[in-house]
Background: Transfer RNA from Hadesarchaea archaeon DG-33-1, 73 nucleotides, folded computationally. Rfam family: tRNA. Rfam links the family to the GO term triplet codon-amino acid adaptor activity. NCBI's taxonomy places the organism under Archaea, Methanobacteriati, Hadarchaeota (SeqCode), Hadarchaeia (SeqCode). The sequence is in RNAcentral, with records from ENA.

RNA sequence: GCCGGGGUAGCUCAGGUGGUUCGAGCGUGGGACUCAUAAUCCCAAGGUCGGGGUUCAACUCCCCGCCCCGGCA
Repeated sequence: GCCGGGGUAGCUCAGGUGGUUCGAGCGUGGGACUCAUAAUCCCAAGGUCGGGGUUCAACUCCCCGCCCCGGCA
């Protein structure tokens, strides 16, 4: 340099032919239960890499960047 995959919650990941409220597990905070702890149950906070474009509507499509992983040279 070229090709491919990826960037979504604190972490590991899912997601959608473009259409309401973007979810799960773990973690965190609160509560229930218990004499107490653990386990279990309930609730809550928290997110779409950046910029532009298309569209009535973009996390999803297109373009340009940045970063990570793999392959080729």